Predicted 3D model of a 346-nucleotide part of an RNA (small-subunit ribosomal RNA, central domain) from Bubalus bubalis bubalis. Lineage of the source: Eukaryota > Opisthokonta > Dipnotetrapodomorpha > Amniota > Bubalus bubalis. Rfam family: Bacterial small subunit ribosomal RNA. Its mean pLDDT, the model's own confidence on a scale to 100, is 88.
[in-house]
Context: one part of a larger RNA
């Protein structure tokens, strides 16, 4: 470079926004360096192809003929593509009217529970385990009642239920704030899709500084178990978990399934709106599940939420190991992240 691919075999970037680029709705006019048609020139000879001839044949040599394709130039065409102009409303957006939601940020408040402390009652055990022991307790524990402090998490509701681009989001109230959905069809008039670089967000763990510290709990200590036990079990327990702020930038960041658009049987739940009907019910748009036809698939399975049939754009793969490693670059306080080989070997 070409081909074939990317749910599970290698392969969809963790997720947005967006620059360049690529691609782009309906109808009209003009234009044309894309495109299409015709003519001319050129692309030496040899070689290749077709058809003759000469060496006994062939290789070899030789006569003649014909392109295809490229480039240059010229004449024309205007369907498609591009450009210009002027329109349209089905894409996209705005407006107006509704309803839903753990979407985000900040502040305040609440109850249950654990722990600790203080006080009352009360007495010899309590904890813990397969069984024990370490441990706590006559300096009064465990249990129970009353009070106080402090931190963290919000039972029931709770649901293949909701919201968010993803990570994720769950007590209550208030303030600020983002997005989507439905209805109307008033407005703009292709303003769109994708997106190399770039930029932002990004669980947990980890890091810096300052707070906080109830429970849990890496490390660590002890008790058990065991041949040993640097474990599983038990008693303790520091970082951490929490808050503020700054960094890190990774996960089985998963639907292991990139984004957008169109088309292609149905059935049945849940969920947010609209319409019709007196009602039963029917119908329409959005989301979320289960089953299933055509089709697809190596099979498993997918199946209007496609892994079906098509189009556009991006990312990625190319035998296993070596290796997501070395070196170099970039980023980071560090941990490390990212980009990313080769020798060798099967």
């Nucleotide at each position: 470079c070409u081909g074939g691919g990317c749910g599970u075999a290698a392969a969809g970037a963790g997720c947005g926004c967006g620059u360049a680029g690529g691609c782009g709705g309906u109808a009209c006019a003009c234009u044309u360096a894309g495109u299409c048609a015709g003519g001319a020139g050129u692309u030496a000879a040899a070689g290749a192809c077709c058809u003759g001839g000469g060496c006994u044949c062939a290789a070899c040599c030789u006569g003649g003929g014909g392109g295809a394709g490229g480039c240059u130039u010229u004449u024309g065409a205007a369907a498609c593509g591009g450009g210009u102009g002027a329109a349209c409303u089905a894409g996209a957006g705005u407006g107006c009217g509704g309803a839903a939601g753990g979407g985000g940020a900040g502040a305040a408040u609440g109850g249950a529970a654990u722990u600790u402390c203080c006080g009352g009652u009360g007495u010899a055990g309590a904890g813990g385990u397969a069984a024990a022991a370490u441990u706590c307790g006559u300096a009064g524990a465990u249990a129970u009642c009353g009070g106080a402090a402090g931190g963290a998490a919000c039972a029931c509701c709770a649901g293949u239920g909701g919201c968010g681009a993803a990570g994720g989001c769950g007590a209550u109230u208030c303030u600020c704030u983002g997005g989507g959905c439905c209805g109307c069809a008033a407005c703009u008039g292709a303003c769109g899709c994708u997106g190399a670089g770039g930029u932002g967000c990004g669980a947990a763990a980890g890091u810096g500084u300052g707070g906080g510290g109830a429970g849990c709990g890496a490390a660590c200590a002890g008790g058990a178990u065991u041949a040993g036990a640097u474990a599983c079990c038990c008693u303790g327990g520091u970082a951490g978990u929490c808050c503020a702020u700054a960094c890190u930038g990774u996960a089985a960041a998963c639907g292991a399934u990139g984004a957008a658009a169109g088309c292609u049987a149905g059935a049945u739940g849940c969920u947010g709106g609209g319409g019709a009907g007196g009602g039963a019910u029917c119908u329409u748009c959005g989301g979320u599940g289960u089953c299933g036809u055509c089709g697809c698939a190596a099979a498993c399975g997918c199946a209007u939420u496609a892994a079906g049939c098509u189009u556009u754009c991006c990312g990625c793969c190319u035998g296993g190991g070596g290796a997501g490693u070395a070196c170099g670059g970039u980023c980071g306080c560090a941990a490390g992240a990212u980009u990313a080989a080769a020798a060798c070997u099967c």